[in-house]
RNA sequence: UAAAUAAAAACUCCUAAUUGCUUUGUCUAGCGGGGGAACCAACUUUUUUGGGGUGAAUCCUGCCCAGCAGGAGGGGCAACUUGGGUGCCCUAACCCGUCAGCUAACCUCGUAGGAGUACACCAAGCGUAUGU
Numbered sequence: 001u002a003a004a005u006a007a008a009a010a011c012u013c014c015u016a017a018u019u020g021c022u023u024u025g026u027c028u029a030g031c032g033g034g035g036g037a038a039c040c041a042a043c044u045u046u047u048u049u050g051g052g053g054u055g056a057a058u059c060c061u062g063c064c065c066a067g068c069a070g071g072a073g074g075g076g077c078a079a080c081u082u083g084g085g086u087g088c089c090c091u092a093a094c095c096c097g098u099c100a101g102c103u104a105a106c107c108u109c110g111u112a113g114g115a116g117u118a119c120a121c122c123a124a125g126c127g128u129a130u131g132u
Base pairs, nucleotide, nucleotide: 011116012115013114014113018029020027021025030111031110032109033108034107035106040101050099051096052095053094054093058072059071060070061069062068063067073091074090075089076088077087078086080125081124082123083122084121085119
């Protein structure tokens, strides 16, 4: 000097998952989810092809088919915002328990966990600092 690794703090990212009070409680504010009338919709279901919810996480095709691969669709990031371009990734998991369309009032639940990106490329904005 360069690279890698580890730790702490700050910052940032996925997500609803953050704030305040040291009254520290699922209390407060915020954010997010579910159930639940009329009207509308749906109407053939009932031990049956059961159905439904959170979530981006579904669908199609192929194969050596408990899985893998590819594609479409969907989602995230590249450090002000938006659009475009380019690049890199994800496409899980869990829950209810035969039951739920929408849905005002109303009722009810969650506020975990995990991670480390950095192309100012184009355009349009916004903001800050300095000088005159």
c-di-AMP riboswitch aptamer (ydaO/yuaA leader) from a Bacillota bacterium, 132 nucleotides, folded computationally. The organism belongs to Bacillota, within Bacteria. Model confidence (mean pLDDT): 80 of 100. It matches the Rfam family "c-di-AMP riboswitch aptamer (ydaO/yuaA leader)". Rfam links the family to the GO terms cyclic-di-AMP binding and regulation of gene expression.